[in-house]
A computed fold for a 476-nucleotide part of an RNA from Eleusine indica, annotated as small-subunit ribosomal RNA, 5' domain. Its mean pLDDT, the model's own confidence on a scale to 100, is 86. NCBI's taxonomy places the organism under Eukaryota, Mesangiospermae, Chloridoideae, Cynodonteae, Eleusine. Its Rfam family is "Bacterial small subunit ribosomal RNA".
Context: one part of a larger RNA
RNA sequence: GGAUGAACGCUGGCAGCAUGCUUAACACAUGCAAGUCGAACGGGAAGUGGUGUUUCUAGUGGCGAACGGGUGAGUAACGCAUAAGAACCUGCCCUUGGGAGGGGAACAAUAACUGGAAACGGUUGCUAAUACCCCGUAGGCUGAGGAGCAAAAGGAGAAAUCCGCCCAAGGAGGGGCUCGCGUCUGAUUAGCUAGUUGGUGAGGCAAUAGCUUACCAAGGCGAUGAUCAGUAGCUGGUCCGAGAGGAUGAUCAGCCACACUGGGAUUGAGACACGGCUCAGACUCCUAUGGGAGACAGCAGUGGGGAAUUUUCCACAAUGGGUGAAAGCCUGACAGAGCAUUGCCGUGUGGAGGUGGAAGGCCUACGGGUCGUCAAUUUAUUUUCUCGGAGAAUAAACAAUGAUGGUAUAUGAGGAAUAAGCAUCGGCUAACUCUGUGCUAGCAGCCACGGUAAGACAGAGGAUGCAAGCGUUAUC
Repeated sequence: GGAUGAACGCUGGCAGCAUGCUUAACACAUGCAAGUCGAACGGGAAGUGGUGUUUCUAGUGGCGAACGGGUGAGUAACGCAUAAGAACCUGCCCUUGGGAGGGGAACAAUAACUGGAAACGGUUGCUAAUACCCCGUAGGCUGAGGAGCAAAAGGAGAAAUCCGCCCAAGGAGGGGCUCGCGUCUGAUUAGCUAGUUGGUGAGGCAAUAGCUUACCAAGGCGAUGAUCAGUAGCUGGUCCGAGAGGAUGAUCAGCCACACUGGGAUUGAGACACGGCUCAGACUCCUAUGGGAGACAGCAGUGGGGAAUUUUCCACAAUGGGUGAAAGCCUGACAGAGCAUUGCCGUGUGGAGGUGGAAGGCCUACGGGUCGUCAAUUUAUUUUCUCGGAGAAUAAACAAUGAUGGUAUAUGAGGAAUAAGCAUCGGCUAACUCUGUGCUAGCAGCCACGGUAAGACAGAGGAUGCAAGCGUUAUC
């Protein structure tokens, strides 16, 4: 000198765009953040004078909830980055070839009875389905062969037809696995290892594999640093630097890991599942003491910690996601607004003329010098500001649909009107005098300054630098 997710002190006009708990992965009041489908199903209800139509829906069922959003605790590892590979899976989507025959038994809801303070249940009886089961069929699977095994569902419509269902093959996208190479510090850590290293049989998995197990062999790793200990999410990138390289990993994007702490599985194409289940633990709350409920590292918000980090806002209008045939519904994703001088960038605080160089301040050799065209004053202007009426784009589909927003913008009126500070002035380092103080009070990045003429302290006048900022501190 540059830089920062900064903080602190003084000061502070506006606009645009970004950014905003780096500390306690500390504890959390309250609200919201994942639903949807009645065109799968049987009930119930509303409404109507009645029928029909319509609307709503607890429950069964389907799809989704494994995405999106958060955090960086753990992890020195095939975790990540890069380059390859073979023994795999894949809901929805695309392409293609086939198919959907016959039959059956239940369980919710509901009704009756009933337990419990509650959470939540229990018994008996009834019932539907795209829920469940059986038989038959199969260009598939298994097998050396004989042979064996596996499927389906309907709904809407007047119909055409559309949406679904089952099997198989291919694709796309996604995921699992293996491997070469790279990936911080310490030797004041030198030996480490028993499923350990390899083989055979068996089991297991979507798949390879000591992944697991029985037996057999005694291997495997290590000064090219094993093991142990410490620290740490990794990368694209970001900052500095002419580069070599050093530091770093906020926002944005990719991957990984985690969801009160530690285990476990269930469902499913996909989880060992943030707003699912279950067990144990700590903590908080309710309780009739028998027993229950909870998990903000989602968005806001609260307490606490801290030098330090925002609103318990608006809307689904756009983009995207879930679901639905659709209308639509849901969406704290996202789009926006609010707050913050946190950063970057832009712009203003006025322009032109104006000397008897006014008054006043400061200095003075008392002549004057300087602040200084600065001001006053004259004249024109209106970025900004205040007020008034007008008023978008962002909407893409015949039409309709805008949170932002009465915002941006253009326009009329008014009047220089509403708007400058901070640090420094001994050398490094741009900028000097007076007064006060008297090794005191103080200053200070280093050298140093201050003991009666201090350009170094304090005040004043003046000057210098930067400017809606300036300076200090911290770190690279």